Record summary
The RNA shown here (small-subunit ribosomal RNA) has 1501 nucleotides and comes from uncultured Gimesia sp. The source organism's lineage runs through Bacteria, Pseudomonadati, Planctomycetota, Planctomycetaceae and Gimesia.
RNA sequence: GAGUUUGAUCCUGGCUCAGAAUGAACGUUGGCGGCGUGGAUUAGGCAUGCAAGUCGAACGAGAAGCUUCUCUUCGGAGAGGUGGAGAGUGGCGAACUGCGUAGUAAUAGAUAGGUAACGUGCCCCAAGGUCUGGGAUAGCCGCGGGAAACUGCGGGUAAUACCGGAUAAUCUCUUCAGGCAUGGUGGUUUGGAGAGCAAAGGUGAGAUUCCGUCUUGGGAGCGGCUUAUUGGGUAUUAGCUUGUUGGUAAGGUAACGGCUUACCAAGGCUGUGAUGCCUAGGGGGUGUUAGCGCAUGACCCCCACGACUGGGACUGAGAACUGCCCAGACACCUACGGGUGGCUGCAGUCGAGAAUCUUCGGCAAUGGACGAAAGUCUGACCGAGCGACGCCGCGUGCGGGAUGAAGGCCCUUGGGUUGUAAACCGCUGUCAGAGGGGAUGAAAUUCCAGAGGGUCCUCCCUUUGGAUUGACAGAGCCUCAAAGGAAGCACGGGCUAAGUACGUGCCAGCAGCCGCGGUAAUACGUACUGUGCGAACGUUAUUCGGAAUCACUGGGCUUAAAGGGUGCGUAGGCGGUCGUUUAAGUAGGGUGUGAAAUCCCCCGGCUCAACCGGGGAACUGCGCUCUAAACUGGGCGACUCGAGUAAGAUAGGGGUGUGCGGAACUUCCGGUGGAGCGGUGAAAUGUGUUGAUAUCGGAAGGAACACCAGUAGCGAAAGCGGCACACUGGGUCUUAACUGACGCUGAGGCACGAAAGCUAGGGUAGCGAACGGGAUUAGAUACCCCGGUAGUCCUAGCCGUAAACGAUGAGCACUAGUUGGGAGGCGCCCUAGGCAUUUCCCAACGUAGCAAAAGUGUUAAGUGCUCCGCCUGGGGAGUAUGGUCGCAAGGCUGAAACUCAAAGGAAUUGACGGGGCCCCGCACAAGCGGCGGAGCAUGCGGCUUAAUUCGAUGCAACCCGAAGAACCUUACCUGGCCUUGACAUCAUGGAUCUACCUUUUGAAAGAUUGGGUGCUUCGGCGUCCAUGACAGGUGGUGCAUGGCUGUCGUCAGCUCGUGUCGUGAGAUGUUGGGUUAAGUCCUGCAACGAGCGCGACCCCUAUCCUAUGUUGCCAGCGGAUUAUGCCGGGGACUCAUGGGAGACUGCCGGGGACAACUCGGAGGAAGGCGGGGAUGACGUCAAGUCAUCAUGCCCCUUAUGGCCAGGGCUGCACGCAUGCUACAAUGGGCGGUACAACGGGAAGCGAAGUCGCGAGGCCUAGCGAAUCCCACAAAGCCGUCCUCAGUUCGGAUUGGAGUCUGCAACUCGACUCCAUGAAGCCGGAGUCGCUAGUAAUCGUGGAUCAGCAAUGCCGCGGUGAAUACGUUCUCGGGGCUUGUACACACCGCCCGUCAUAUCACGGAAGUCGGUAACGCCCAAAGUCAGUGGCCUAACCCCUUGUGGGAGGGAGCUGCCUAAGGCGGGAUCGGUGACUGGGAUGAAGUCGUAACAAGGUAGCCG
Repeated sequence: GAGUUUGAUCCUGGCUCAGAAUGAACGUUGGCGGCGUGGAUUAGGCAUGCAAGUCGAACGAGAAGCUUCUCUUCGGAGAGGUGGAGAGUGGCGAACUGCGUAGUAAUAGAUAGGUAACGUGCCCCAAGGUCUGGGAUAGCCGCGGGAAACUGCGGGUAAUACCGGAUAAUCUCUUCAGGCAUGGUGGUUUGGAGAGCAAAGGUGAGAUUCCGUCUUGGGAGCGGCUUAUUGGGUAUUAGCUUGUUGGUAAGGUAACGGCUUACCAAGGCUGUGAUGCCUAGGGGGUGUUAGCGCAUGACCCCCACGACUGGGACUGAGAACUGCCCAGACACCUACGGGUGGCUGCAGUCGAGAAUCUUCGGCAAUGGACGAAAGUCUGACCGAGCGACGCCGCGUGCGGGAUGAAGGCCCUUGGGUUGUAAACCGCUGUCAGAGGGGAUGAAAUUCCAGAGGGUCCUCCCUUUGGAUUGACAGAGCCUCAAAGGAAGCACGGGCUAAGUACGUGCCAGCAGCCGCGGUAAUACGUACUGUGCGAACGUUAUUCGGAAUCACUGGGCUUAAAGGGUGCGUAGGCGGUCGUUUAAGUAGGGUGUGAAAUCCCCCGGCUCAACCGGGGAACUGCGCUCUAAACUGGGCGACUCGAGUAAGAUAGGGGUGUGCGGAACUUCCGGUGGAGCGGUGAAAUGUGUUGAUAUCGGAAGGAACACCAGUAGCGAAAGCGGCACACUGGGUCUUAACUGACGCUGAGGCACGAAAGCUAGGGUAGCGAACGGGAUUAGAUACCCCGGUAGUCCUAGCCGUAAACGAUGAGCACUAGUUGGGAGGCGCCCUAGGCAUUUCCCAACGUAGCAAAAGUGUUAAGUGCUCCGCCUGGGGAGUAUGGUCGCAAGGCUGAAACUCAAAGGAAUUGACGGGGCCCCGCACAAGCGGCGGAGCAUGCGGCUUAAUUCGAUGCAACCCGAAGAACCUUACCUGGCCUUGACAUCAUGGAUCUACCUUUUGAAAGAUUGGGUGCUUCGGCGUCCAUGACAGGUGGUGCAUGGCUGUCGUCAGCUCGUGUCGUGAGAUGUUGGGUUAAGUCCUGCAACGAGCGCGACCCCUAUCCUAUGUUGCCAGCGGAUUAUGCCGGGGACUCAUGGGAGACUGCCGGGGACAACUCGGAGGAAGGCGGGGAUGACGUCAAGUCAUCAUGCCCCUUAUGGCCAGGGCUGCACGCAUGCUACAAUGGGCGGUACAACGGGAAGCGAAGUCGCGAGGCCUAGCGAAUCCCACAAAGCCGUCCUCAGUUCGGAUUGGAGUCUGCAACUCGACUCCAUGAAGCCGGAGUCGCUAGUAAUCGUGGAUCAGCAAUGCCGCGGUGAAUACGUUCUCGGGGCUUGUACACACCGCCCGUCAUAUCACGGAAGUCGGUAACGCCCAAAGUCAGUGGCCUAACCCCUUGUGGGAGGGAGCUGCCUAAGGCGGGAUCGGUGACUGGGAUGAAGUCGUAACAAGGUAGCCG
C1' cells in the first nucleotide's frame, strides 16, 4: 500500500496478501564451474580403524641381521666389532588442539574498573652460582600364582630419579632507626643486627663460551579473586535465611573472605520483586527495519560449561574427553574364580526423524608436542569425494529467411494466432568432449661443500655453488571435431503481470484472503496461448516487515475494547517566587577502552562476480579528566500569590439521637341500614341475611410524610423531604490579622457504600417473591383477578455488589459570548425599584477548536502540565483452575485448548411496526343484487389410462391460451409405412418416363402393373432418379434472450443539470403553510431550472349553427292507394356525413394571506375534470410466454423428422373455481298489442308462397346492401286462467320418434316433437360486484364456424333504482415523522432446552510416573585428624648393637560424604468408570424470549 464487516458510507477493529531472509524439508525438472555449507530430532546406543607422543646429545641393559677371529661331533658353539628393534628408568608434553550445549537466570557472559589480597612451566632481559657425599629401584636374571587381566618372592644395576652436607644474596623471616604513600592494612624505600633456604649434568679431542641446571629481580603472555552496571518469563510464587548477617580468635588457601571451626551478638535480603517455579549457554554478531526496535545466537572469533551418570582426591606451573579410585546403569570377555569398556574427536553403524555426507588422500603448506638437530607424531589442518543446500558466474547458439508452409488452437468462415518461430542459407566455437604441454601453490625448507664476520667456540649471522621436498588442484595456451550433448517450473477472477476453447455440472475438484463449481465456469480438469522467473521453479515451516495491531520514536478510554462505586491516606512520582552555594543529573573539550572477523567507504587479487587481501571510517557503549552553572537535583537563607489558620456574616431534604403531629389505611367495638359488594376486556375465585358493601361514633396498630416541590438545595459517593429539640461534619461570602510551600496525585492499605440477601432478637397496617385459587390460552409453571409467607420497618452484626451513569478519574492554568436560577458582597441613581461590578454553585443555547459522526463547547470531549486506574478482534468467559475473603449466597484476582472472519460505533437510503400525524380508493360503513346449499354447463386439481398432448397456479391460474377437439385441427397413444425426406437452396452424374389416366393389393398411407402424352430460341427449362452438402423437430432451457403481456396502478409519483450543505453514503430541490382528482396550483424557503409522468392535445357522447341531401326524412304543395314517402317534389324537421360554436371559475357574493383555491348564486343543453374511452412514468415480481413469432446454446438425424388409419384430448369414488336455470304470484301459462340500437350477408343472407305440430323441407323474388334479407325485439301494456302446492313452480334425467350439417354424428354434434318430471321451498362459516343512465332486469347482434356442446366472450339498445352519517375498524395506496439487531428487507431477524454426529477442555473414586527438598538409617572411595600392637634403605639424634628414638608406611578409629533404604509431605505431568458445560455441523423437535410500544418497554445487580 491492497483485499475483506455494509444496500451504500465514515470510523473502530481483527484476519489475509504483495518484500526480504533460512544449517531447511517436500514436489516437478536438472548442462558446467567457482566459493561456501551439511545430524537443528535421542547429551540415544555403538562394531572396526585411526585421532599424543617425543627425546639414545639424561640412564642402564640390549634382540634380529651383518662381520672378524677361535673351536667344532661340521649340526653349530664361544669371543670381539657393527647394528639398533621392542620394553624399562628419567625429562617435557599429555591442562593445547578437536567436539558438544546437557546443566547454568548467575560462582555464567558483556562493558568499565580494582587486586595496598594473589599465582605463573616453557620464552625474553639482568645479576650471581653449579662444591662434596650417600643409599636404593625398574629394566635384567632366577623361582612362582592366574583362563585372562595382571601379579608375588629372591638376587643384582644406572641416571639430569631420590637423599644428606657445604656455600650464598638484592630472597624469606625477626628486630631497630628514618623517608614517601594510604581512610587503613601484609605498600614502597634507605641503613644496621640476627636467623633460614640451592643446584645435574650432557655433547665434544677439547666447554668461562653451546645445550641444560640452581637462586634472585624484571618483562611478556596467561590465570585466580573481587566491585559496579547490564544481563529471560511468571505474583495463579510474598515472604526468605541459622554459617544465615556481623564481630573476636584460630585453622586453611597462591590469595581476600563464614572459605572452615569455636565463642559472642541478632542480624541479613525483599514490592526498584527476595524466595520459588518454568525456560535458556552468553557475547562479537546474524535476519529484518527508514529508523527506533523486534526476532535470533548455524558456520567463523572470544568467554563459560560438559565428557556414560554421581562422588572423590592424586600428580603437576596449571587438571583432567581418549589419567586414577569408588558407587550405579548399560554392554562385552570368562575356565564362573574374576576381569574389560566409555565416538558430545575423524570416518562409519543402528535407532528415532520431514531431514543432514566418505569407514578417502597427505603431513606438500599453516600451526602444535618433543628433540641440539635430522626428524617423529599430528582425523588440528590442507585437500579430494557426496548433496542445486546457499551465493555467484557461464552456456544451451548468432545473422538472414514470408508461399506468413504444414500441424495445433480460435473463428462472425472473411480470417486471426502460434510466427521469423520452423524448414532453408550463411557464420561462430563459450562450456562440455579428444590430444598436447604445463605456470603456480615452494620458501626465510632441508642436505653437502666453500668463503667472510661475531672475542679464540662444538654456537650464531651473511653469502656462493650444487642437490632436494606437491597429498591435491591443474588456470591460461596450442591442435581437432561438430549447432552437434545441454530448459524447465509456476501462474493467468480481484489483490497481481498475463485469456480463449472444450470437458464437467454444488459432482469431481480449487482456495493465501475474499470466494469459485447446481449446463454457456477467464476461478475445477485439459488444450492452445499469454505472463513471470530461469538450472531452477513452486509448496510447506519459521523470523522480521507491512502492523502506528503494545504506540520510547508513535495509540487510546462519552457511545467502538477501555475511568477503579466513592473518599482518606502510606511508599513513590511531580511540585510556587527570590538570593547564595554545590556539581549528582545536564552540556562542551581532551583522553583510555570499545579484540579480530562482520557492516560501510577506498584501493587491490582471482578474466567478472561470489570469494579473498590491505587501509580507513564506524562500533551510536563504558571509564578517567578539565571546563560551564542556565535548567533539574542537594545544602543554606528569605518571600507570599498556592495551601492553611483566625475574626465576622450566612444558605441548606448534610449526618446522628430523642420526642411530638395530622390525613389516609386496616382491624376491633357500638349505632343506622337491608342485598348485594368486589373485581375485569368480559368473567370467576373471594365476601355477604351468623347482616357485608355504604354511613356515623369510638378504640388500637404499624408504615409513609399529600399540598409547599422547582432541570430548586445539600452531601465524597451511596443518598437526603412532616414538626421540634440536643449533638455534629462540610461549604460560601467579607476582612487580609497569622503560619510560611506546610502542596497535588496516590500502587498497596483503611473507611464508607442503593436494593436484594444472611445471622440473632423484636415488629408487622399496607404492599408483597414463593405458594394456593380463578381466568386467558393450543398450552400459560406468565401477563389480569382473589388471597398470601419470607421480606419490606427497628436494634446489633455480616455481605460489598448495580446501566454504583454525566456510561466522561483527580488537581492546576489558559481559551468568544448570551440567557435563566440559587447563596453573598460592593458602588451609583430620579429608591415599591433600576443600572454597573465582583466571588461561588446549578442549568440552557452557542463561537473558535475538537470529534468517525452523534455531539461537546469556561461544569470541555478545546489548549497544556502532573499523578493514578484501565484497553489491545468476536466467541469460549468473567468460565475453569489455584489463591484469598465470606456463615452461606457469593465477591476479588483470573487463563487456555478450540472456533469464526468478522464482532462493533455513528450516521445514510429504503423497507417494516399489533408507532404517531395528515389524506385517498365500492376499502369499510349505508344500500341493492349475488356466490357459498340444488341441478346442469364449462375450466382446473386428483384419480384412471396405451394416450387421457402441452402451457397458465394467491391477488395477477382455474368459460385462461381455445373468436368453436366427431375426421382434420393434434402437438398425445397404438398400429402400418418413408428416409436428401411433406418444405428450401446448391453441387455432381444420369434419365426424358412430367402432370394425368389405369391394374393388383391394402384400413389408408404406401408398394406395384400397363399405356400414352411435355415446352423449347435446341443452349436449355421443367420433372424424376442416385449421391453429397443439408432439410426437419409443438424436442430441452422463459433461470441464456428479443418482442409482446400481466401486476402494483391511471396510484402520483420517478428523476436530472447547475449551485449549496456534508469527510462520505447522501441531503437540498421534492420538505414547510394552504389547495387539488393530481409533485394541480399558490406562497415561503439555498436553491434556480428542466425532463418522464398528471393535465391538455385524439375518439365517442350530450346542445346549437352551417353545408350537402340518396338508398335516409316528409312539415307545407300536388298525385295515387284498403293501407304504406308509394310517386312528383321539398330541405323545414329527424337522421347521415363534413365543418364550426359552446364551458373559461368568464360574471356576482361569502371565505382565504390582496394568492392558489373553495362555498353559494345567476345565466346556460351542459359548471367547476360535463359523462365514457384510448393513453400506463422510474421501476417491482429471475411474474407469464422457446407451443404465436424470432433467437443463442444443447439434443435427435432409417428418428425426438415425415405420411396414414383408428383411438385419445369428452375417460370418473372425489375436491375447487366461474357461470346458467331455478326454488315461484313483483310469478307462471295462454291470447292480443307497442317501442330499439349495434351489427352481419355471395361456397352468403334468403323474403313471399307452400308442406310439416315442430326442428325443418320444396321453390324461388330481392340484395355485394342507409335500398333486399337475417329481423317477430323482449321486459312493457291490455285481457284471462292458476291461488301457495314440490304446484299449471322447476326443468334435470330417461324412453321413443325425427330434422339438419357433414366422407362420417358409436365412442362424441346441435335442434324438434311426444312421453318421463329428479334435486331444489332462498342456502353455515365465509365471501363477491356496484355510487347513476350505474346496480338490477329485458331482449338483441357479431366474431370463430360445415355443424356445434355459446349458459362463454365482445358489443348494442329497452326499463331503470336504493344508499353514502362518516373514516373507529378490515384491505390497498400516497406524504411527513419516529423506532429498528430488518436490507432475500416482518413470509425479516433471532433465543434457549431436547435429539444426533464430531472435537477440544474442566471435575472425578483412584491409578502410574517425574522433579526438588526434608527427617531418619546404612555408608564406598577419599582428604583431614587420631592411633595400641605391626612394617621400615639412604637421611637426623642417642649410640655402636642382631639396637633404640625421631620420621615414614600399612592397618584401625573418628568427622564429613555419593549412591542406596525407610518415611511423611510439596509440586508437575500422564491416565481414569462416570460426569459438566463449551464449540461446530443446508433443510430434526418444542415453544417465541429479544429487535417496532416486538405485542407485559428493555436492560443491570
Notes: The RNAcentral record of the sequence draws on ENA and SILVA.